The prediction has a mean pLDDT of 76. This is a predicted complex of two RNAs, RNase P RNA and transfer RNA, with 444 nucleotides together. It holds a member of the Rfam family "Bacterial RNase P class A". Its family is annotated with dimeric ribonuclease P complex, tRNA processing and ribonuclease P activity in the Gene Ontology. It is annotated as a ribozyme.

[in-house]
């Protein structure tokens, strides 16, 4: 210098004028509600998005225990309020490496699938072939699964011995299996000996196992004001004993009500919920880290047809063109002109995941090349 | 805000792990004076997009995109 990988951050700036929302202070008018004026402070995001997860919070007369259905997670250890998230590690796969990905429990609990090709795709199998026997140029009998072919995959692989020819038939190494020893909290790794030398794959097929999960959701839920019709009809189960209390059972409790169909009326107002938070920043300590503890400091939007906008000027990141200097010929610096800045708007809040993103900055690691 | 569906050729529409039916339209031919009808033949699909599992995916899984419906 180039290429690759990982992590973090910014994502236009400044000034003037006019115009907005919240809240605080002051002054004036007013009985008050409220109105007018002035001053200061604050005012969208890393994803506010998708609505994929987990919660906080609110309500449901329900609460506890158990079971079922449905759904989710799935190696080990840790973090967290919790999670399907994050951190560290193990194993497997990809990559030259740095790194990246994993849907990572179970195939002797059971069922199912493996098309076509091929002799044969689970308890086998002989197309072609090898050996051998009998008759005879072809047929028949017996043995073989090693070499050949098919296929994604053919019931371990390589080499040697042995055999009529072969086969873990025997041996060496690799591989596989359970036990033992060592290391590790563990997943797991290593080691030597032994072993029958051996009945595949798919569970992102159904399923089995372990663990987790009440239901709705801020348009939740409360209060105030106003208005109407303190509405009407019918059916079923009931009045604390088999009715109701978002599946079932038991126990306890609670409501005299509960459920359904039809007809009709009023209110579409205001306030609270509404932002002090599992909050943010800095430092120290503990920890590989995620994160935790302590101390100090800070208050950072709360709208409700929905606020932060418009205009003018200057500067700037990047890109293109021209000129000049330096140069390791890759590039870099100065001046001038032109152009121009992505994805995208809170609505109860927080912790994550996923997706979109022009341009730029910093740090670390891997590889290649060059100079001193 | 909450819930449920759809996406296959120009149009409609089967296919539910083994390489994509059928119908209409289109093109060509036959018949007819010509057209229509009828008959014969025929093409057009990377199954919304991208990745993953598997020997193999329209089908199974994940993420994203577009459209439709229900309740409030």
């Nucleotide at each position: 210098g180039c290429g690759g990988a990982u992590g973090a951050c910014c994502g236009g700036a400044u000034g003037g004028c006019c115009g907005c929302g919240g809240g605080c202070c002051c002054g004036g008018g007013g009985c008050a509600a409220c109105c007018c004026g002035g001053g200061g402070c604050c005012g969208a995001g890393g994803a506010a998005a998708g609505u994929c997860c987990g919660g906080a919070c609110u309500c449901c007369a329900c609460a506890a225990a158990g079971c079922a259905a449905c759904g989710g997670u799935g190696c080990c250890g840790g973090g967290u309020a919790a999670c399907g998230c994050c951190c560290g590690g193990c194993c497997g796969g990809g990559g030259a490496a740095a790194c990246c990905c994993g849907a990572g429990g179970g195939a002797a609990a059971g069922c199912g699938c493996c098309a076509c090709a091929g002799a044969a795709a689970u308890c086998a199998a002989a197309c072609g072939g090898c050996c051998u026997c009998g008759c005879a140029u072809g047929c028949g009998g017996g043995g073989c699964a090693a070499a050949g072919g098919u296929g994604a995959a053919a019931c371990g692989g390589u080499g040697g011995g042995g055999u009529a020819a072969g086969a873990g038939c025997c041996c060496a190494c690799c591989g596989c299996g359970g036990a033992c020893u060592u290391g590790g909290c563990a997943a797991c790794a290593a080691g030597g000996a032994c072993g029958g030398c051996a009945c595949g794959g798919c569970a992102a097929g159904c399923c089995c196992c372990a663990c987790c999960g009440g239901g709705a959701g801020c348009a939740a839920u409360g209060c105030c004001a106003a208005a109407u019709a303190g509405g009407g009809a019918c059916c079923c189960c009931g009045c604390a004993u088999g009715g109701g209390c978002g599946g079932c059972u038991u126990u306890g409790g609670u409501c005299a009500g509960g459920g359904g169909u039809c007809c009709g009326g009023g209110u579409u107002g205001g306030c609270a919920g509404c932002a002090c938070g599992a909050g943010c920043g800095c430092a120290u300590c503990g920890g590989c880290a995620a994160c935790g503890a302590u101390g100090c400091g800070c208050c950072c939007a709360g709208a409700u047809g929905a606020a932060u906008g418009g205009u003018c000027a200057u500067c700037c990141a990047g890109c293109c063109c021209c000129g000049g200097g330096c140069c390791a010929c890759g590039g870099u610096c100065c001046g001038g002109g032109g152009u121009g800045g992505a994805c995208a708007g809170a609505a109860u809040c927080c912790g994550g995941c996923u997706u979109a993103c022009a341009g730029g900055u910093c740090a670390u690691c891997c590889g290649c090349g060059c100079a001193a | 805000u909450g819930g449920g569906g759809u996406g296959u050729a120009g149009c409609c529409a089967a296919g539910u792990g083994g390489u994509a039916a059928g119908g209409c339209a289109g093109c060509g031919g036959u018949u007819u004076u010509u057209g229509g009808u009828a008959c014969c033949g025929u093409g057009u699909a990377u199954c919304g997009u991208a990745g993953g599992u598997u020997c193999g995916a329209a089908u199974c899984c994940u993420a994203c995109c577009a459209c439709c419906c229900c309740a409030g």